[in-house]
RNA sequence: AGUAUAAAAUGGCAAACCGAUUGAAAAGUUGGGGCGCAAAGCUAUGGGUCUAAGGCUGGUAAGGCUAUGACUGCCAGGCUGCUGUG
Numbered sequence: 001a002g003u004a005u006a007a008a009a010u011g012g013c014a015a016a017c018c019g020a021u022u023g024a025a026a027a028g029u030u031g032g033g034g035c036g037c038a039a040a041g042c043u044a045u046g047g048g049u050c051u052a053a054g055g056c057u058g059g060u061a062a063g064g065c066u067a068u069g070a071c072u073g074c075c076a077g078g079c080u081g082c083u084g085u086g
Stems, first nucleotide, its partner, number of pairs: 003086004012037002017032006035073001041079003045076003048071003054066004
């Protein structure tokens, strides 16, 4: 330095839920909280999932289709990082 791994240690992040707040919604931010995570760090690049304001359609209407919106703690890719052991 690379690679595999997660016994030990220093630590890190923070699910559900609750409060405040942004948003049409999905969801995000923030405080509490702690299910879990060796990348549960960053990235929307590929796949997948969610939503449908606006647009199209239907027309009495109900509704249907559609990301330019969102999810990285859905799976993978790319980039980066701490420690021990082989």